[in-house]
RNA sequence: CUCUUAUCAAGAGAAGCUGAGGGACUGGCCCGAUGAAGCUCGGCAACCAUCUAUCAUUCGGAUAGAAAGGUGCUAAUUCCUGCAAAACAAUUGUUUUGAUAGAUAAGAG
Numbered sequence: 001c002u003c004u005u006a007u008c009a010a011g012a013g014a015a016g017c018u019g020a021g022g023g024a025c026u027g028g029c030c031c032g033a034u035g036a037a038g039c040u041c042g043g044c045a046a047c048c049a050u051c052u053a054u055c056a057u058u059c060g061g062a063u064a065g066a067a068a069g070g071u072g073c074u075a076a077u078u079c080c081u082g083c084a085a086a087a088c089a090a091u092u093g094u095u096u097u098g099a100u101a102g103a104u105a106a107g108a109g
Stems, first nucleotide, its partner, number of pairs: 001109008013041001015040003021031003025082001027080002042074003047070002050066006078101001083098007
């Protein structure tokens, strides 16, 4: 980098260092010297791994719980939106559903 599967409406700091940008991309709309991004500490969650109980055992496991080792996350639903369909209002909008894109985890190449 590509592919597969799962999840994406919840949750999480008026801390320290430092100092201008950030919210993936498009178009919007926002956040930011009352301090962005980054680093440290704190916190949240529970995908994988670990432990326990029950069930299953076709030897691949399933369910529930504990804990927090590997990741991840810590403004706004993944901030909204981009493509398609449907419904309603009526030429442009509203809503819903699905796809695409993206993010994260686990596995494979």